[in-house]
This is a predicted structure of a 100-nucleotide RNA (Glycine riboswitch aptamer) from Lampropedia aestuarii. Its Rfam family is "Glycine riboswitch aptamer". Rfam's curators write: This family represents the bacterial glycine riboswitch. Taxonomically the source falls in Lampropedia (Bacteria, Pseudomonadati, Pseudomonadota, Comamonadaceae). RNAcentral holds the sequence, with entries from Rfam. The model forms 90% of the base pairs in the Rfam consensus.
RNA sequence: UGCGCAAAAUCGGGAGAGUGCAUGCACGGCAGCGCCGUGUGAUGACGCCGAAGGAGCAACCGCCCCGGAAUCUCUCAGGCAAAAGGACCGAUUUUGCAAA
Numbered sequence: 001u002g003c004g005c006a007a008a009a010u011c012g013g014g015a016g017a018g019u020g021c022a023u024g025c026a027c028g029g030c031a032g033c034g035c036c037g038u039g040u041g042a043u044g045a046c047g048c049c050g051a052a053g054g055a056g057c058a059a060c061c062g063c064c065c066c067g068g069a070a071u072c073u074c075u076c077a078g079g080c081a082a083a084a085g086g087a088c089c090g091a092u093u094u095u096g097c098a099a100a
Base pairs, nucleotide, nucleotide: 004097005096006095007094008093009092010091011090012089013088018046021044022043023042024040025039026038027037028036029035030034047080048079049078053076054074055073056072060068061067062066
């Protein structure tokens, strides 16, 4: 100096799957002891999703005794209107490494 690699911060983009059901509670309506509608960080069961995290196998890689390994697989966790989160991608800045 700012082509490359790594990390962090900021900004932008960012998918999938029940805003289902039952019960409880609150409110409202009808009318009579029930029904309907809405809401709820409440509870339960079932169904589903995978891109926080986690786990498993493995192509592959390495210093090859062993270790590192995914967008694959599993769903413990998380999620299934919006919000939040979100692997990953792009841009900017800072730091370090390497190259010229």